[in-house]
Molecule: transfer RNA
Organism: Candidatus Epulonipiscium sp.
RNA sequence: GCUCUCGUGGCUCAGGGGUAGAGCACCGCCUUGGUAAGGCGGCGAUCGGCGGUUCGAAUCCGCUCGAGAGCU
Numbered sequence: 001g002c003u004c005u006c007g008u009g010g011c012u013c014a015g016g017g018g019u020a021g022a023g024c025a026c027c028g029c030c031u032u033g034g035u036a037a038g039g040c041g042g043c044g045a046u047c048g049g050c051g052g053u054u055c056g057a058a059u060c061c062g063c064u065c066g067a068g069a070g071c072u
Stems, first nucleotide, its partner, number of pairs: 001071007010024004018055001026042005048064005
């Protein structure tokens, strides 16, 4: 220098055009003599950034930033 993969709540991941979901964590309640476990409910991400396409973009395209792998 070129090519490819990944980037989404605090963490690990899903979602691949119709406005984002799960598990764990956290908070409240129930239960207990108390704790843990368990049950019920709740909070929290506009999706790395910018631009484009589209009625509509986390999703498609371009540039860019970061992490990783391969080639020279």